[in-house]
Context: one part of a larger RNA
RNA sequence: UGACGGGGGCCCGCACAAGCGGUGGAGCAUGUGGUUUAAUUCGAUGGUACGCGAGGAACCUUACCUGGGUUUGACAUACACAGGAAUCGUAUAGAGAUAUAUGAGCGCAGCAAUGCGUCUGUGAACAGGUGCUGCAUGGCUGUCGUCAGCUCGUGCCGUGAGGUGUUGGGUUAAGUCCCGCAACGAGCGCAACCCCUACUGCCGGUUACCAGCACGUAAUGGUGGGGACUCAGGCGGAACUGCCGGCGACAAGCCGGAGGAAGGUGGGGAUGACGUCAAGUCAUCAUGGCCCUUAUGUCCAGGGCUACACACGUGCUACAAUGGUGGGUACAGAGUGAAGCAAGGCCGUGAGGCGGAGCAAAACGCAGAAAACCCAUCGUAGUUCGGAUUGAAGUCUGAAACCCGACUUCAUGAAGUUGGAAUCGCUAGUAAUCGCGCAUCAGCACGGCGCGGUGAAUACGUUCCCGGGCCUUGUACA
Numbered sequence: 001u002g003a004c005g006g007g008g009g010c011c012c013g014c015a016c017a018a019g020c021g022g023u024g025g026a027g028c029a030u031g032u033g034g035u036u037u038a039a040u041u042c043g044a045u046g047g048u049a050c051g052c053g054a055g056g057a058a059c060c061u062u063a064c065c066u067g068g069g070u071u072u073g074a075c076a077u078a079c080a081c082a083g084g085a086a087u088c089g090u091a092u093a094g095a096g097a098u099a100u101a102u103g104a105g106c107g108c109a110g111c112a113a114u115g116c117g118u119c120u121g122u123g124a125a126c127a128g129g130u131g132c133u134g135c136a137u138g139g140c141u142g143u144c145g146u147c148a149g150c151u152c153g154u155g156c157c158g159u160g161a162g163g164u165g166u167u168g169g170g171u172u173a174a175g176u177c178c179c180g181c182a183a184c185g186a187g188c189g190c191a192a193c194c195c196c197u198a199c200u201g202c203c204g205g206u207u208a209c210c211a212g213c214a215c216g217u218a219a220u221g222g223u224g225g226g227g228a229c230u231c232a233g234g235c236g237g238a239a240c241u242g243c244c245g246g247c248g249a250c251a252a253g254c255c256g257g258a259g260g261a262a263g264g265u266g267g268g269g270a271u272g273a274c275g276u277c278a279a280g281u282c283a284u285c286a287u288g289g290c291c292c293u294u295a296u297g298u299c300c301a302g303g304g305c306u307a308c309a310c311a312c313g314u315g316c317u318a319c320a321a322u323g324g325u326g327g328g329u330a331c332a333g334a335g336u337g338a339a340g341c342a343a344g345g346c347c348g349u350g351a352g353g354c355g356g357a358g359c360a361a362a363a364c365g366c367a368g369a370a371a372a373c374c375c376a377u378c379g380u381a382g383u384u385c386g387g388a389u390u391g392a393a394g395u396c397u398g399a400a401a402c403c404c405g406a407c408u409u410c411a412u413g414a415a416g417u418u419g420g421a422a423u424c425g426c427u428a429g430u431a432a433u434c435g436c437g438c439a440u441c442a443g444c445a446c447g448g449c450g451c452g453g454u455g456a457a458u459a460c461g462u463u464c465c466c467g468g469g470c471c472u473u474g475u476a477c478a
Stems, first nucleotide, its partner, number of pairs: 001478002003475003007472007015462002019426005026317008034308002042053002064303007073126001077125001079123006087104007107116003128292002131290003137286002139281003142277001144275001149188006155164003168179003194269004199237005205231001209226002213224003240263001243257005319419001323378006335366003340359002345354003385416001390411007432454007
């Protein structure tokens, strides 16, 4: 000087408390451990691994296993020699890779020799490696933590390590600001500048809108028209403790109030200082070293990554009446669509099929939002709760659903009656609850990322648990 303390002081955070809903019990989904296996590819492992890399394993992917091939190679550059344009079929063998046979085809310049370009074969340089080392590395990332800190120049103090500044009195979300001070300044962080959202003005106004005036319809901005409103877009305004009162040190600021769409950072996002964990990643990529080179490269078929006495994490669905079922009937936002989205119509109980208007989309489609609301029924029961499992019949995608897809219909109807110790999230348009969209994608979502609808309870307080900041103290630790 740090680090640490079941030392002290001050302060903060869904850290506790106060509340609401969960997890831990059940079934299923998914990841992991373990076990099994020819293989169940590899990585991630307290917090900071475990619906993680993977934004989607039937083949492919794929790195694993078994078997069958291949050796200048699936891919790149360049050289020598030989031959042929490239390329596209057909037949046979085979699981295919591939092999054999055969047909079509015959580049550009040049009269030609030949040259150029490209392909095939041979040879030799080389290619190739998801092989090892993240403890050789770059880059990227997690975490402490959006915590308020981390430093420098000059000066001053100290023999020196170092200190001071950065401590102190107030204050703040903040090393934020004020005052004081052997310090005076400065940098990286904080804040602001950026984006979305909440109010409003102006401009322009179609595909959006429809107040007034007409036309028209069973009905609809459907039509003429309009530029008011809504909305979408661009450029501005608006919030600054600016105003008033009180407190404070006449400061910084704090409390209350007015006005206002919004009030003291309005709400949300992007943004992550010096550093820590030899944290993670050699399997995104790049890269040093080492290793393989008729194989640890490469091609193919099939299998595996989907196994299953078990254990854990994360979720979904429930155990019901604030509910289930049947019927009726409203109201979103944000997206997305051409090898695409597909309306009306017809067929099917349905998944879906036939067909195809329109739409590169404020135009047409996906697209019926669902919970809510109204009516009826069920009456506390393993039930009209719950839907696992299984049987049968189907639909769709795709060469192909046996291993191993999703969905539909009929039948079947398991566990489960609110969950031990323990443990998680959340402070407001939040939790809870309800549906919708998108990426990936031929197909496959209970996961992820977004979107809106309905919409709470509680916070006395900081003694305690956890994490953190500042000052101080002890130390046999560095």
The part of an RNA shown here (small-subunit ribosomal RNA, 3' major domain) has 478 nucleotides and comes from Treponema sp. SF53. The organism belongs to Treponema, within Bacteria. Rfam family: Bacterial small subunit ribosomal RNA. The RNAcentral record of the full RNA draws on ENA and SILVA.